RNA sequence: UGAGCUGGCCGGGUGGUCGCGGCCAGGCGUGGGCCCGGGACCGGGCGCGCGGCCUAGUCGAGGAAGGUCGGGACUCCGCAGGGCAGGGUGCUGGCUAACGGCCAGUCGGGGCGACCCGCAGGAAAGUGCCACAGAAAAUAGACCGCCGAUGGGCAGCGGCCUUUGGGCCAAUGUCACAGGUAAGGGUGAAACGGUGCGGCAAGAGCGUACCAGCGCCCGGGGUGACCCGGGCGGCUCGGCAAACCCCACCCGGAGCAAGGUCAAGCGUGGGACGGCUGGCCCGGCCGAUGUCCCCAGGUAGACCGCUUAGAUGGAUGACCACCCAUCCGGUGCUGGGAACGGCGCCGGGGGACAGAAUCCCGCCUAUAGGCCAGCUCACUCG
Numbered sequence: 001u002g003a004g005c006u007g008g009c010c011g012g013g014u015g016g017u018c019g020c021g022g023c024c025a026g027g028c029g030u031g032g033g034c035c036c037g038g039g040a041c042c043g044g045g046c047g048c049g050c051g052g053c054c055u056a057g058u059c060g061a062g063g064a065a066g067g068u069c070g071g072g073a074c075u076c077c078g079c080a081g082g083g084c085a086g087g088g089u090g091c092u093g094g095c096u097a098a099c100g101g102c103c104a105g106u107c108g109g110g111g112c113g114a115c116c117c118g119c120a121g122g123a124a125a126g127u128g129c130c131a132c133a134g135a136a137a138a139u140a141g142a143c144c145g146c147c148g149a150u151g152g153g154c155a156g157c158g159g160c161c162u163u164u165g166g167g168c169c170a171a172u173g174u175c176a177c178a179g180g181u182a183a184g185g186g187u188g189a190a191a192c193g194g195u196g197c198g199g200c201a202a203g204a205g206c207g208u209a210c211c212a213g214c215g216c217c218c219g220g221g222g223u224g225a226c227c228c229g230g231g232c233g234g235c236u237c238g239g240c241a242a243a244c245c246c247c248a249c250c251c252g253g254a255g256c257a258a259g260g261u262c263a264a265g266c267g268u269g270g271g272a273c274g275g276c277u278g279g280c281c282c283g284g285c286c287g288a289u290g291u292c293c294c295c296a297g298g299u300a301g302a303c304c305g306c307u308u309a310g311a312u313g314g315a316u317g318a319c320c321a322c323c324c325a326u327c328c329g330g331u332g333c334u335g336g337g338a339a340c341g342g343c344g345c346c347g348g349g350g351g352a353c354a355g356a357a358u359c360c361c362g363c364c365u366a367u368a369g370g371c372c373a374g375c376u377c378a379c380u381c382g
C1' cells in the first nucleotide's frame, strides 16, 4: 500500500416561519347546582363541569418502534397432582424470571490465515425406505473377466490284461458342462476396509505386518462434552431418525377486542299494589293487561387497565437558510525513493430503512452514508 476478519458506535446539527398531541396555568364561551335581588324571567355572586375556542409554559419515537417468531409479567377460564394423546427441545458447563436466547468450551466441516458455519442424542432395539443406472442396494451379488484344483466330456505318453475284436488304469493336453471366485472392469451418491507379503486352481481377513475404523479393558487429564497413552478382539457392522420409532427433559387453554368498574332508553325477570273465592282475616287460585313504585342481571355508552410519548379525531411534522460527515469534477501548496498520501479553495451532489399502541427480555429481517479499536494475508521499501 492492497485485500480481508472480528467487535463496538453514529445514523444529521443550528436558527427562523408555520403546524400537531399530552399535561399544567390563565382568559373567553358554555351547561347544571346553590345563594341574593327585583320579579315570573331577568340581573348578580359562589363553586363545579366541558371531546369548545385562544394564549403562554413544558414534554413528545427507534436501532430496529418493523415481522409478531420464542419466552415472561399481567388478566380471565379454571385448579392443571398422575397417566394417555398431541406438540416442542436435543453435544457440555454456566447465565437468566424464562426461552428455541446469551457466554465459554467440545466435536465435525470450511478457509493459507484472522476467523466462520453446524436442523450436533440413538441406525450394534425394532420396522421401513435407498430414485436412475447397475448382475447385485444390505441375511449382498456372478454381466464381462479369472479359475476350473474337485466332478464330468473328448484326445491320450506309458503300463497291465486279452478269446486279437478290444478292455482297464492313467501322466498330460483340451472343453468351459457342473461349479468356484468379490482381486480387476463397468454402474452408481453409496458396492460390504487400505497397502505389502504369504497363501490358493483362481481368489478372498483365508493367514500375517503396518495403517484406518469399531467394540471391550486399563492408566492419566478435565466439573463435563471430550482428550492423551497402552492393551485385547479379524469384530470390518453402508446411508436416512427434517421416515415411523426409542431415550431424556419441557408444555393446561385463551389473550389488552385479555379483563374490571359505573350504567341510560326500550325490553326481560322478581317484589309490592291488583283480580277471584270470602261476612272479615289467614290461606288458596289467576295475571299475557295496568303502575310518575322498588330491586336484579344485562345492552348502548363512559371510565379504568394505559405508562415522565400514550393516541382511537390515532400527535411526534413541513418549508427555508447556513453548517457537517462524505462523494464527484477542477485547482493551489506540500510529504515520500516509490506505490500513494496530507492541508486548502471553487462548483455540483448529498443523508437510508422506517414510525410506538399493555409492558418487558430475546431472535430475525430492512438500513444511504460513515467512525473507532484489535487482528490476518500478500507485495514493496528501510
Stems, first nucleotide, its partner, number of pairs: 001378010012323007020060004025055004029050003033046006062353001066364002069362005074255004086251005091105005106120001107118004121246002126244002128240003143185002145181003150178002152175004158169004193211006212236002214233008259304004265299001268296004272291002274286004324351001326349010